Context: one part of a larger RNA
RNA sequence: UUGGGCAUAAAGCAUCUCGAGGUGCUUUUUAAGUCUGCUGUCAAAUCCCAGGGCUCAACCCUGGACAGGCGGUGAAAACUACCAAGUUGAAGUACAGCAGGGGCAGAGGGAAUUUCCGGUGGAGCGGUGAAUUGCGUAGAGAUCGGAAAGAACACCAACGGAAAAAGCACUCUACUGGGCCGAUACUGACACUGAGAGACGAAAGCUAGGGGAGCGAAUGGGAUUAGAUACCCCACUAGUCCUAGAUGUAAAUGUUGGAUACUAGGCACUGUGCAUAUCAAGCCGUGCAGUGAUGUAGCUAACGCGUUAAGUAUCCCGCCUAGGGAGUAUGUUCGCAAGAAUGAAACUC
Numbered sequence: 001u002u003g004g005g006c007a008u009a010a011a012g013c014a015u016c017u018c019g020a021g022g023u024g025c026u027u028u029u030u031a032a033g034u035c036u037g038c039u040g041u042c043a044a045a046u047c048c049c050a051g052g053g054c055u056c057a058a059c060c061c062u063g064g065a066c067a068g069g070c071g072g073u074g075a076a077a078a079c080u081a082c083c084a085a086g087u088u089g090a091a092g093u094a095c096a097g098c099a100g101g102g103g104c105a106g107a108g109g110g111a112a113u114u115u116c117c118g119g120u121g122g123a124g125c126g127g128u129g130a131a132u133u134g135c136g137u138a139g140a141g142a143u144c145g146g147a148a149a150g151a152a153c154a155c156c157a158a159c160g161g162a163a164a165a166a167g168c169a170c171u172c173u174a175c176u177g178g179g180c181c182g183a184u185a186c187u188g189a190c191a192c193u194g195a196g197a198g199a200c201g202a203a204a205g206c207u208a209g210g211g212g213a214g215c216g217a218a219u220g221g222g223a224u225u226a227g228a229u230a231c232c233c234c235a236c237u238a239g240u241c242c243u244a245g246a247u248g249u250a251a252a253u254g255u256u257g258g259a260u261a262c263u264a265g266g267c268a269c270u271g272u273g274c275a276u277a278u279c280a281a282g283c284c285g286u287g288c289a290g291u292g293a294u295g296u297a298g299c300u301a302a303c304g305c306g307u308u309a310a311g312u313a314u315c316c317c318g319c320c321u322a323g324g325g326a327g328u329a330u331g332u333u334c335g336c337a338a339g340a341a342u343g344a345a346a347c348u349c
Base pairs, nucleotide, nucleotide: 004320005319006318008302012317015199016198017197018196021193022192023191026086027085028084030081032080033079034076036074037073038072039071040070041069042068048064049063050062051061052060053059091187092186093185094184095182097180098179102176103175105173106172107171108170109153113149114148115147116146117145118144119143120142124135125134161168206245207244208243209242210241214240215239219235220234221233222232257316258315259314260313261312262311265294267292268291269290270289271288272287273284298305299304323348324347331342332341333340334339
């Protein structure tokens, strides 16, 4: 390399879009590929087959053929391809509805916490396995009233919802993306995948400016302990929050790339339609679309998966090739840095 693989053994890019390339429904056409008849040619020798000659054989002589290449000339039209014109099932558009924490911006809200001010009151509070540090007669804690601030949105809440993923939940408003069902009409293959490039991308960390209630790496103190750079307690800084950038990684997981078709059932939930009105059910060959838990065949090393496949097939991309060395060294690109991306070998077993 081929073969074989990629949920868990090595292996699916974190996700999506533009896009070279690859692949692609159906009818008619052409005949380039394809298939086939005839024919020309591919020197002789050699190889193969038949016969003959040296006593046999090697060797030699005579005749013949297969297969294949290239060219010419006919025929075929299933498949690939091409030209042109169509078809409607793929895909999409229009129309009428619907559900939703989808996104972004603005406005508003209450509970709680902390701090501050004032009243009442007068000795403890807090914390733990037990304590101590800590707070408190300069009046704490408790309780009542007032004010301020920041962050997060109890119940509803679900095995639920929508979103490409990351992620999304107090309420209202504006703008806006996507989805599903329905009945007709329209476009008519406009499709799938996708190297590369671009956009988005949790948390932490970074830059600049704000903000800072609670929590809280680091740090300090107190305990515990043989020690305790920890677990427990008291404080508390970065940070957590906002704005604008930059970073580009996660067990970014369903550890399962995307698309299409086919292949037993019954159960539950979400959205929506038909039909019915007795508000339970039932039906439309599970109506259609989505989300779950089971389970047959099949698959699997097993565990398990099982119409949301890890089943049966097709197309396209990515990736793997014993363990360590090592996601290291080196070079390059990117980054303010932290680092990220690409990514070996010696050696060893």